Model confidence (mean pLDDT): 84 of 100. Small-subunit ribosomal RNA from an uncultured bacterium, 1486 nucleotides, folded computationally.

C1' cells in the first nucleotide's frame, strides 16, 4: 500500500465484496506444561441452604461458671475408755476474694467496606470557578471547665393472651441512659458605639450593655473518657458558566409558570414553601415531546483528523421485591433498620403470621454462552476496644474454564539399499524423502531428597509451593486453506445430480472450484467458522468530495433573519499571537531503569495529558467605537431602441351558418374505399347579412421580458434595460433560510360567449383483433370576466453578484471620430477557436477557465415521488417524504461489429427483357411418415432429399429370424505335435461333425538336431466391435464466395479501447490503378506466371495425310512423296502498341490493321475468417462401454414394403409430328477373364463357328437430329406408352421374393398443366445422337465427358434476393431467428388500509385515600416543676389539607393482532399481444 466485480473490449462514475487489527465472547474440530490476567453481555426473573457486622464486663445492674473465705447443716474412714472424738463428702446461705461467659441497658460502628447499571439526557458527569449563603462523628492544636441534685426504666420476678410471631399488666433496680439547678468564655441573640476592608448583598474587628446556652465517669493510678469555644485537617451539601446521542413525518412550551414584597422552612441560597402583587419566563444558536443511554479516565482503530465503546481496574452518580413519606444520627430518607400500599413466595390451630442474593458460594429458570454451595484471616486494609483479642466471603490465596496475553516442549547428531508401502507416470521413472529403520546422545512428567523471600522477633492459608539435587527414561500435533482475488495441484468419484460459495462463480461424462486420497501451503496448542467495531471507504469528504450528459441548481423575483463586505485615520484589545503561573487524581499509553531464569506481568523514576482558569505584554488582520473619502451601490439631467404590462376602440383577408341568383348530378374523402351530403337542388360560381376566434405578408441565428411568456392597427395609463454628461449623496452594498408574489398548458367553480377546431363519444374503414394510427360526424374545452390550481424535458438539462484571463467573424441599438470604402467605445444577440478545464462528448471572456462571498441540492439500483402523518386544495391532487424486502449492479461518455420497414455510391441471370421448363399426367429415382421380426446406419433451409451409393439378387451388409464358435476369422509371444497343400465316403440347409487314405520337400549340420514358413491341440498375455461421443480431436469437405477483401511493422494521434495506413476525387472485373493525404513500407488476397481451345511458323513423318509424278484389282491399295490435313513438340502472336477525341493522370469512346481487341474463349487455382456446418460408417485417434459376445461363422429373409406428402428427373400430350423408304456428315473415349470383324441360324433379344488386334494399325462404330420421297389429316388418333397376359433370350452356384432384354398381343392417365417457382447472355439456351466409369448381370431416365444443328433478348436500376464501400441511429454483442413491455394465471416473501380486538406508556378532571410528618383542637392518661397563669412537656385521640397506590371517565403516542382488501417485490423454459431500442414500423418522451 491495494484487489475482484457492470463491457465484445475502454475510460469515468459508483456501489458490493476482500486482504488488517480487536474482542468478557459463541459454535465445530484438537489438545502436553506450568506462568499471569479474566468469566451471567440474556431475566434489575425467582430464589432452598450456610455464611457476608459487629465490638465494647475498662460505661451499668444481674445470671452463670471457677477460684478464694466465712456461715450453718450433713457427719464417712480411723480412733475410742463406745461416752465420744473425728471431721472426709455432700448440700444451703454470704455486701467474701480471683478469673471467665454472657441475654439486657448503655456507647461506638452499622452511611464505610461488597454488589448492580434499573433509572436518569440532566437534582447526573467532565472541566474551570464559587460558597461574603453551609455543615463536618472519629483525628491534631490551643484555652477554659468537669459544681449540685433528682425522678424513671429494661433486664429480673409474678402474671396473663396467642398455634406462632410477638405482646399485656403488676412488681423491684443500675449507668458514661435520661432530667433540673448553678458557673461560663473567644459560643448565640438584641441593642449602642468606634476602626479596617470589600466586586454589589455586605466582612472582619474592638469595647459596653442585656438575655441565653455545658458536663460523666471508669481503671491496674500509667492514662482514658466527658463538656464549652477557636483553628487544622478530612470529608460532604449547595450554586455559576462551558461540553455531553437522535427524530421537525415532534413547532410552539409554561401558571409556582418570571419575577418583587412579607412570612415559613433548611446546615445553608433559593418558588424550596406560603399569601399577596406584576405579567412576565423558555424557543428555529431547536423550546416543548418522543427515542435511546449511568458519566469519566481510559480502551479498540486509525497515518493523522476521526469513528466506534465505557466487561475487567479506578474516580463520580443512581438503584437495593415496586411505590411512597419518614424516624434516629455528625452522616441515610439507609442493600443484609423501622412504618405504610401493591405483586409474590412461605407458615398457619384460619385468628393471624414471616421473608426480599443487583453480597459470597450455590439453585431453578431465560439463553449461542459465563465458574466451586473451597482454604485463610498468615499477609494489606475495616469496625470495636486500654488492651489481649473478636469479627471481616473486604482481602490474600486455592480450584474450574485454551477465554485471552506472553513463554516452554512435543526431540539433538548420524544415516541411500535413496527400503517397503502409498500416491503419480509419458512405463523410462517421478514423488512422501533423510523421512523411516538403524547407531549414538540429551531430558519434560513421575518417584526421591533438600529447601527460600512473602514476617530482620512470634504468627504461613498457599504449601507434598518456588527452586536445587539424584534415578527411571524418547513418551505429548493438530486445524484450515490449495480456481481469481490468495501463499499452495495431481489422480478418481459424481454428472445442473449430490453439493461448495466472502464476491466474482463453480458442478449437464475428461470439474486444480462438489467428495475422497496422495502431495502442497499457511498458522500452531491451537486451527477455523460465527457475530459485533474501527480500517481500508476521499463511500458525508474539517483534514478531503461533488451537482451540463453518471445522483445532484429551487419554475422565477421581491425580501426578513443570518453570513460575507470598499479606501484611509484614531481608540480599544474581544478574536489572534507571545511569556508566566495554577489544574488537568492514580492507573493507563510513552521514555529509561530495575524485580520475577526471559517474556507476559509487576515496581520505580521521568516525560506527555493539544483543554480550562489567573496574570503581563504585542496591535499587523478581523471585530467594536469615532471621524474622513469615492472608484462600489443610489440619484439627477439629455437621448434614441423594443411583438414589455395593462385598458379601451378600430380594421381587412379567410373558415362557416343564414338569404336571394345561375346551374345539374354528383360532392367529399382515401393507399384504396366506405360512413357522410345531394333531385326536399349538394359541390361549383355570384351577391349580400350575421357572428366567432386568430392575425397572412413584414418575421430573421431579430427585439423585449426575471421567468412563465409577448406579434393587425390607434390611443391612454405604466415597468425596466441602455447610451452620453461627471451634477448631488457618501458604502447606503452582495447573497438570501423561513416569508411573500407571479408563474404555460390541461383542470375546477359561477356566469357570458361558441365561426373553426376538438378529448370523450358515434359511425366507416384497416386488420388475425385494432376498444388505435386513416376517414366522416361530435361534447366538454379552446374565447371572455371573476375566483381557483401551482405543477412541465418550467431546459442552456448550466442557481445569483463580482474581479481577472488569447483572439476571429456576423448582427442589431446608442454614442464618438472620420469620410467614396473605415475606426473607436457601451451594453446586448450569435458562430468559429487558444491556453485551461473535463470521463469523454465538449465549454471556451454569454467559461463548464482562474478566484471570492451566499444560497439550493446529491451520496448505488428497485421498491418510491410511493405509503403513513403533517400543511394547503372545492375538487382533480400539489408540497413534505420514509421503511420492510429485493439486486450485484444500475448509470455517463466514447470505440470496434451487428442490424435497421436510415442515407449515399456500386455489382450479380438479382430483376427486367426474352427462350425453354417443374408445379397437372404416367414412369424411374432420392426421402418424409407409416408397415414390419428386420424394413441397417448416416445426411436436414439456401449449403439433406438420381445424396455417401462410379451398380443391394447370394456376396456387399452393417439389419432380422434360426443353427453355431469362444485365444477366437485377424496380429504378435510361448509349449507340444506334425511339413504343408492336396484327395476319398458319410451327416447336415450350411457353418461344421465323423470316419479313412496319402505324404516329406526348402537352408545349416559336428548327423543328435536346428532353423524359416505352414497346420493342429494347450495356456495366458490380448485379439475383436460399422458399439456411443463429429460437443474430446486429426485429416478431408461444403458455404458465404472467386465476393475483393483481410492483416502487419514503423511513425503519428487518443487518458484508454482504439484510430490513422484501408479515409476522401477519380477509375477498373478487382483494395486494379492514378492523384491527394500524417503516414511511409509489407504481407496473404486480386491480376500474371500453369491446362486447355483458337492464328501462324519451324522440327518430326508412322499405324496418319495424298498437291504433283507414275502403277492399279478403283481401296492411299502401290512405288513414291514430306506439300497439305492430322499428331505432339518448341517458338512466335495482343502490349490500349498506333491514330482520333476527352482527361490532371489512371483510363474511357470510337477507328484502323489482326485469326484474335481491350481480362480473346473455358479451366485450375478459394485471402483472414463464419456457420461449436458435414463425416468416430472411408482413414486415424482420446475417452467409454461389450468379452461364451455389443465379437466371429453360415443359412434364410430384409435394405425392393405402401392409405399418403415432397424433391429432382425421363417419356409424352403431336403435323416444326408420328410412320416407311431413300441417303449425308462427328468428337471424346474404351477393348486380352476384352473388343470382336466376317459367315451361318434366329422376326428378334442372341446363339454357334471365327479373321484381327495388347491397338492414330483390329474392334465397338450404322452417328442421331438433318436432307430427298410417299402417307396420315386433328381424333385420345397410325400421338403417347404405362399396366397386364403369352413365349423367349442373356448374365450367373442361383433371376419366387428382387435382374436386364426381345417378341407377340393388350393400349391407362395425359389434349401444354393453379397458387408458385427454377435455369439460361452465344458456339450459350433450346435440341441431336454418342462414349466411359462403376459392373458376372442389371433398376443409368443418374453421374461425369464428346461432338452435331442452333437461337431471342438486355431500355434500364424504381422495386425482390444476395454481396461490397461510406456514412447515420442503436437500450443489440449468443449480435434483429437481437432486445424488451405491460395485464392476467400459480407459488413464495415483506408491507400500506381494515370493522375492530388486546397491551404498554402517558395528558386531563374527577372519585377514593393508608403511612408520615406538618398545621389546628383535644373534657382523657403520664411527667416537671416553679411562683401561680386558662403554665410547660410527653403519650393517647379527633380533624385538615398534602400524598402513594387504587377506581373512573375522557384524549394522545407506540407495538401487536385481524375476516377482507391494496399494490410491491421474487421465481430456466405458463397464457396474450409487441408498448420502447432502427425512421422500431403512428418519431420518442415530459
Nucleotide at each position: 500500500a491495494g484487489a475482484g466485480u457492470u463491457u465484445g473490449a475502454u475510460c469515468c462514475u459508483g456501489g458490493c465484496u476482500c486482504a488488517g487489527g480487536a474482542u468478557g465472547a459463541a459454535c465445530g474440530c484438537u489438545g502436553g506444561c506450568g506462568g499471569u490476567g479474566u468469566g451471567c453481555c440474556u431475566a434489575a426473573c425467582a430464589c432452598a441452604u450456610g455464611c457476608a457486622a459487629g465490638u465494647c464486663g475498662a460505661a451499668c445492674g444481674g445470671a452463670c461458671c471457677u477460684u478464694u473465705g466465712g456461715a450453718a447443716c450433713u457427719g464417712a474412714a480411723g480412733c475410742u475408755u463406745c461416752g465420744g472424738u473425728g471431721g472426709a463428702u455432700g448440700u444451703u446461705c454470704c455486701u467474701u476474694c480471683u478469673g471467665g461467659u454472657u441475654a439486657g441497658u448503655g456507647g461506638c460502628a452499622a452511611a464505610c467496606g461488597g454488589g448492580u447499571g434499573a433509572g436518569u439526557a440532566a437534582u447526573a458527569u467532565a472541566u474551570a470557578g464559587a460558597u461574603a449563603a453551609c455543615a463536618u462523628a472519629c483525628c491534631c492544636u490551643u484555652a477554659a471547665g468537669a459544681c449540685u441534685g433528682g425522678a424513671a426504666u429494661a433486664a429480673c420476678u409474678u402474671u396473663u393472651c396467642g398455634a406462632a410471631a410477638g405482646g399485656g399488666a403488676a412488681g423491684c433496680u443500675a449507668a458514661u441512659a435520661c432530667c433540673g439547678g448553678a458557673u461560663a468564655c473567644a459560643c448565640u441573640c438584641a441593642a449602642u458605639u468606634g476602626a479596617u476592608c470589600g466586586c454589589a448583598u455586605g466582612a472582619u474587628u474592638a469595647a459596653u450593655u442585656g438575655a441565653g446556652g455545658a458536663a460523666a465517669g471508669a481503671u491496674u493510678u500509667a492514662u482514658u473518657g466527658c463538656u464549652u469555644a477557636a483553628g487544622g485537617a478530612u470529608u460532604g451539601g449547595u450554586c455559576u458558566a462551558u461540553a455531553u446521542c437522535u427524530g421537525a413525518u415532534u413547532a410552539g412550551c409554561u401558571u409556582g409558570u418570571u419575577g418583587g414584597u412579607g412570612g415559613g422552612g433548611u446546615a445553608a441560597u433559593g418558588g424550596c414553601c406560603u399569601a399577596c402583587c406584576a405579567a412576565g419566563g423558555c424557543g428555529a444558536c431547536g423550546a416543548u415531546c418522543a427515542g435511546u443511554a449511568g458519566c469519566u479516565g481510559g480502551u479498540c482503530u486509525g497515518a493523522g483528523a476521526g469513528g466506534a465503546u465505557g466487561a475487567c481496574c479506578a474516580g463520580c452518580c443512581a438503584c437495593a421485591c415496586u411505590g411512597g413519606a419518614a424516624c434516629u444520627g455528625a452522616g441515610a430518607c439507609a442493600c443484609g433498620g423501622g412504618c405504610c400500599c401493591c405483586a409474590c413466595u412461605c407458615c398457619u390451630a384460619c385468628g393471624g403470621g414471616a421473608g426480599g442474593c443487583a453480597g459470597c458460594a450455590g439453585u431453578u429458570a431465560g439463553g449461542a454462552a459465563u465458574c466451586u454451595u473451597c482454604c485463610a484471616c498468615a499477609a494489606u486494609g475495616g469496625g470495636c476496644g486500654a488492651a489481649a483479642g473478636c469479627c471481616u466471603g473486604a482481602u490474600g490465596g486455592a480450584g474450574c474454564g485454551a477465554c485471552g496475553c506472553a513463554g516452554c516442549g512435543u526431540g539433538a547428531g548420524g544415516g541411500a539399499u535413496g527400503a517397503a508401502g502409498g500416491c503419480u507416470c509419458u512405463a523410462g521413472a517421478g514423488u512422501c524423502g533423510u523421512a523411516a529403520a538403524c547407531c549414538u546422545c540429551u531430558a519434560a512428567a513421575a518417584g526421591g531428597g533438600g529447601g527460600a523471600c512473602g514476617a530482620u522477633a512470634a504468627u504461613g492459608a498457599c504449601g507434598g509451593u518456588a527452586c536445587c539435587c539424584c534415578u527411571u527414561g524418547a513418551a505429548a500435533a493438530g486445524c484450515a486453506c490449495c480456481g481469481g482475488c490468495u501463499a499452495a495441484c495431481u489422480c478418481a468419484g459424481u454428472g445442473c445430480c449430490a453439493g461448495c460459495a466472502g464476491c466474482c462463480g463453480c458442478g449437464g461424462u475428461a470439474a486444480u472450484a462438489c467428495u475422497g486420497a496422495g502431495g502442497g501451503u499457511g498458522c500452531a496448542a491451537a486451527c477455523g467458522u460465527u457475530a459485533u467495531c474501527c480500517g481500508g471507504a476521499a463511500u458525508u469528504a474539517c483534514u478531503g468530495g461533488g451537482c451540463g450528459u453518471a445522483a445532484a441548481g429551487g419554475g422565477c423575483g421581491c425580501g426578513u433573519a443570518g453570513g460575507c463586505g470598499g479606501u484611509u485615520u484614531g481608540u480599544u484589545a474581544a478574536g489572534u499571537c507571545c511569556g508566566a503561573u495554577g489544574u488537568u487524581a492514580a492507573a493507563g499509553g510513552c521514555c529509561g531503569g530495575g524485580g520475577c531464569u526471559c517474556a507476559a506481568c509487576c515496581c520505580c523514576g521521568g516525560u506527555a495529558c493539544g483543554g480550562c482558569g489567573u496574570u503581563g505584554g504585542a496591535u499587523a488582520c478581523u471585530g467594536a467605537c469615532a471621524g474622513a473619502c469615492u472608484a462600489g451601490a443610489c440619484g439627477g439631467c439629455u437621448g434614441g431602441a423594443g411583438a414589455g404590462g395593462c385598458a379601451a376602440g378600430u380594421g381587412g383577408a379567410a373558415u362557416u351558418a343564414c338569404c336571394a341568383g345561375u346551374g345539374u348530378a354528383g360532392c367529399g374523402g382515401u393507399g384504396g374505399a366506405a360512413u357522410g351530403c345531394g333531385u326536399a337542388g349538394a359541390u361549383a360560381c355570384u351577391g349580400g347579412u350575421a357572428g366567432g376566434a386568430a392575425c397572412a405578408c413584414u418575421c430573421a441565428u431579430u427585439g423585449c421580458g426575471a421567468a412563465g411568456g409577448c406579434a393587425g392597427c390607434u390611443u391612454g395609463c405604466u415597468g425596466g434595460a441602455c447610451a452620453g454628461c461627471a451634477c448631488g449623496u457618501g458604502a447606503c452594498g452582495c447573497u438570501g433560510a423561513g416569508g411573500u408574489g407571479c408563474g404555460a398548458a390541461a383542470g375546477u367553480g359561477u356566469g357570458g360567449g361558441g365561426a373553426g377546431c376538438a378529448a370523450a363519444c358515434c359511425g366507416g374503414a384497416u386488420u388475425a383483433g385494432a376498444u388505435a394510427c386513416c376517414c366522416g360526424g361530435g361534447u366538454a374545452g379552446u374565447c371572455c370576466a371573476c375566483a381557483c390550481c401551482c405543477u412541465a424535458a418550467a431546459c442552456g438539462a448550466u442557481g445569483c453578484a463580482c474581479a481577472c484571463u488569447u483572439g476571429g467573424u456576423g448582427u442589431a441599438g446608442g454614442c464618438c471620430c472620420g469620410u467614396u470604402g473605415g475606426g473607436g467605445u457601451c451594453g446586448g444577440c450569435g458562430c468559429c477557436g487558444g491556453a485551461g478545464c473535463u470521463a469523454a462528448c465538449g465549454c471556451g471572456u454569454u467559461a463548464a477557465g482562474u478566484g471570492u462571498g451566499c444560497c439550493g441540492c446529491c451520496u448505488g439500483g428497485g421498491a418510491a415521488g410511493u405509503a403513513c402523518g403533517g400543511c394547503c386544495g372545492c375538487a382533480a391532487g400539489g408540497u413534505u417524504g420514509a421503511a420492510a424486502c429485493u439486486c450485484a449492479a444500475a448509470g455517463g461518455a466514447a470505440u470496434u461489429g451487428a442490424c435497421g420497414g436510415g442515407g449515399a455510391c456500386c455489382c450479380g441471370c438479382a430483376c427486367a427483357a426474352g427462350c425453354g421448363g417443374u408445379g397437372g399426367a404416367g414412369c424411374a429415382u432420392g426421402u418424409g411418415g407409416u408397415u414390419u421380426a428386420a424394413u441397417u446406419c448416416g445426411a436436414a433451409g439456401c449449403a439433406a432429399c438420381g445424396c455417401g451409393a462410379a451398380g443391394a439378387a447370394c456376396c456387399u451388409u452393417a439389419c432380422c429370424a434360426g443353427g453355431c464358435c469362444u485365444u477366437a476369422a485377424c496380429a504378435u509371444c510361448c509349449u507340444c505335435g506334425g511339413a504343408a497343400c492336396a484327395c476319398c465316403c458319410a451327416a447336415g440347409a450350411g457353418a461344421u461333425u465323423g470316419g479313412g487314405a496319402a505324404g516329406u520337400g526348402c537352408c545349416c549340420u559336428u548327423c543328435g538336431g536346428g532353423g524359416a514358413g505352414c497346420c493342429g491341440g494347450g495356456a495366458g498375455a490380448u485379439a475383436g466391435g460399422u458399439g456411443c461421443u463429429g460437443c474430446a480431436u486429426g485429416g478431408c469437405u461444403g458455404u458465404c464466395g472467386u465476393c475483393a477483401g483481410c492483416u502487419c511493422g514503423u511513425g503519428u494521434c487518443g487518458u484508454g479501447a482504439g484510430a490513422u495506413g484501408u479515409u476522401c476525387g477519380g477509375u477498373u472485373a478487382a483494395g486494379u490503378c492514378c492523384g491527394g493525404c500524417a503516414a511511409c513500407g509489407a504481407g496473404c488476397g486480386c491480376a500474371a506466371c500453369c491446362c486447355u481451345c483458337g492464328c501462324c511458323a519451324c522440327u518430326a513423318g508412322u499405324u496418319g495425310c495424298c498437291a504433283g509424278c507414275g502403277g492399279u484389282u478403283c481401296g492411299g491399295c502401290c512405288g513414291g512423296g514430306a506439300a497439305c490435313u492430322c499428331u505432339a513438340g518448341u517458338g512466335g502472336a495482343a502490349c490500349u502498341g498506333c491514330c482520333u477525341g476527352u482527361g490532371a493522370a489512371a483510363g474511357c469512346a470510337g477507328g484502323a490493321g489482326g485469326a484474335a481487341g481491350g481480362c480473346g474463349g473455358g479451366g485450375a487455382u478459394g485471402a483472414c475468417g463464419u456457420c461449436u456446418a458435414g463425416u468416430c460408417a472411408g482413414c486415424a485417434u482420446g475417452g467409454u462401454c461389450c468379452u461364451u459376445a455389443c465379437g466371429g461363422c453360415c443359412u434364410g429373409g430384409g435394405c425392393u414394403a405402401c392409405a399418403c406428402a415432397c424433391g429432382u428427373g425421363c417419356u409424352a400430350c403431336a403435323a416444326u409430328g408420328g410412320c416407311a423408304g431413300g441417303u449425308a456428315c462427328a468428337g471424346c473415349g474404351c477393348g486380352u477373364c476384352g473388343c470382336u470383324a466376317c459367315c451361318u441360324c434366329g422376326c428378334g433379344a442372341g446363339a454357334g463357328g471365327a479373321c484381327g488386334c495388347u491397338a492414330a494399325u483390329c474392334g465397338c462404330u450404322u452417328a442421331a437430329a438433318g436432307c430427298c420421297u410417299g402417307u396420315c389429316u386433328c381424333a385420345g388418333u397410325u400421338c403417347a406408352g404405362a399396366u397386364c397376359g403369352g413365349a423367349g433370350u442373356c448374365u450367373g452356384c442361383a433371376a419366387c421374393u428382387c435382374g436386364a432384354c426381345u417378341c407377340c398381343g393388350u393400349g391407362a392417365a395425359g389434349u401444354u398443366g393453379g397458387a408458385a417457382u427454377c435455369g439460361c447472355u452465344a458456339g450459350u439456351a433450346a435440341u441431336c445422337g454418342u462414349g466411359g466409369a462403376u459392373c458376372a448381370g442389371c433398376a443409368a431416365u443418374g453421374c461425369c465427358g464428346c461432338g452435331g444443328u442452333g437461337a431471342a433478348u438486355a431500355c434500364g436500376u424504381u422495386c425482390c434476393c444476395g454481396g461490397g464501400u461510406c456514412u447515420u441511429g442503436u437500450a443489440c454483442a449468443c449480435a434483429c431467428c437481437g432486445c424488451c413491455c405491460g395485464u392476467c394465471a400459480a407459488a413464495c416473501c415483506a408491507u400500506g388500509g381494515g370493522a375492530g380486538c388486546a397491551a404498554g406508556c402517558u395528558g386531563c378532571a374527577c372519585c377514593c385515600g393508608a403511612a408520615g410528618g406538618c398545621g389546628c383542637g383535644u373534657a382523657g392518661c403520664c411527667c416537671c416543676g416553679c411562683u401561680a397563669a386558662u403554665g410547660g412537656g410527653g403519650c393517647g385521640u379527633g380533624u385538615g389539607g398534602u400524598u402513594a397506590a387504587g377506581g373512573u371517565g375522557u384524549g394522545g403516542c407506540u407495538c401487536g393482532u385481524g375476516a377482507c382488501u391494496g399494490g410491491g417485490g421474487u421465481u430456466a423454459a405458463g397464457u396474450c399481444g409487441u408498448a420502447a431500442c432502427a425512421a422500431g414500423g403512428u418519431a420518442a418522451c415530459c

Rfam family: Bacterial small subunit ribosomal RNA.